[in-house]
RNA sequence: AGCCGAACUUGACCGGGAAGCUAGGCGCUUUCUGUUACCCGAAGUCUAUAUGCGGGGGUGACGGUUCCGAGAGGUCAACCAGACUUCUGUUGGGCCCCGAGGCUUUGAUGAAAUUUCGUCCCUUUGGAUCGGAGGACCUGGUGCAUGCUUUCAAAGGAUCGCAUGUUCCAGGCUUACCAGUGAAACCCGCCAGGCCCGGAAGGGAGCAGCGGUACACUGGACUUUUGAUGCUGAAGGGGUGCGGAACUGAGAAAAAUCAGGGGGUACCUUUCAGGACAUCUGGCCCGAUUGGAACCUGUUCGGUA
Numbered sequence: 001a002g003c004c005g006a007a008c009u010u011g012a013c014c015g016g017g018a019a020g021c022u023a024g025g026c027g028c029u030u031u032c033u034g035u036u037a038c039c040c041g042a043a044g045u046c047u048a049u050a051u052g053c054g055g056g057g058g059u060g061a062c063g064g065u066u067c068c069g070a071g072a073g074g075u076c077a078a079c080c081a082g083a084c085u086u087c088u089g090u091u092g093g094g095c096c097c098c099g100a101g102g103c104u105u106u107g108a109u110g111a112a113a114u115u116u117c118g119u120c121c122c123u124u125u126g127g128a129u130c131g132g133a134g135g136a137c138c139u140g141g142u143g144c145a146u147g148c149u150u151u152c153a154a155a156g157g158a159u160c161g162c163a164u165g166u167u168c169c170a171g172g173c174u175u176a177c178c179a180g181u182g183a184a185a186c187c188c189g190c191c192a193g194g195c196c197c198g199g200a201a202g203g204g205a206g207c208a209g210c211g212g213u214a215c216a217c218u219g220g221a222c223u224u225u226u227g228a229u230g231c232u233g234a235a236g237g238g239g240u241g242c243g244g245a246a247c248u249g250a251g252a253a254a255a256a257u258c259a260g261g262g263g264g265u266a267c268c269u270u271u272c273a274g275g276a277c278a279u280c281u282g283g284c285c286c287g288a289u290u291g292g293a294a295c296c297u298g299u300u301c302g303g304u305a
Stems, first nucleotide, its partner, number of pairs: 002304007011062001012059003015033006023047004038056004063296008073286002079283005085276005092269003095264004104253003114246006120238008128229004132224003137172005143166006151158002177220006187212004195204003
């Protein structure tokens, strides 16, 4: 000096990680994990020399440096790889088309092809039939109503002008007319009888009645970008099929199989490459805990000796 045992306390330990908070560290809160392993106090404090402070207690060398592992769990903001999804391109196949030969069927009672017509469908445009709807405008004249007015001595009344409406007549334009029936207490005309004014003459209002009109209905004609149809014509277009006609003269067709030839990429699948991308997995990273190796290891006593 090494090793073993016992004792000691001055080294060391009595926890560590993640998140929150913080410029950041500690404390504090939550949470994960470990040990034989604490108690009390303050709730703030410190500066990369921050990784707690004070007091008490406990273990008893359990330690230090370097290197190589295992690893609960965490993170996936970022990096690497892969998976899923998706885009582009690519390889092979499926799939689709053409297609030799063979089997079967069919063909001079005429294959396939060509031309044309009809049928079918769509669009456009006519006709026919049936129905619906509709009845214009202007000018002039006359009479009347209503309103406002002029003149006549004055009853009844007469007379001048304007506005609106309206019966009737004439004309213009328009497709806007024809016939029949009916039709107004409150529109027009003519108004018997009766009534009123008046000396009379003469006049006024006006019932009935008659005739017109607004209007209603029926039937026609007319107009209408109003509609309908087991009607009909024409033009254009479409296209599987069916029918008719013309022309022509020997092939044609379904399915399957095969030889294997050519073509296509809308879809499916497959190979490879590149790209995009939320998510997932793993790695990287962090990491409680833990194994091993090398070197150096506090004090005292005893043994080995």

RNAcentral holds the sequence, with entries from ENA. Predicted 3D model of a 305-nucleotide RNA (Archaeal signal recognition particle RNA) from a Thermoplasmataceae archaeon. It matches the Rfam family "Archaeal signal recognition particle RNA". It is annotated as a non-coding RNA gene. A source record names the gene ffs.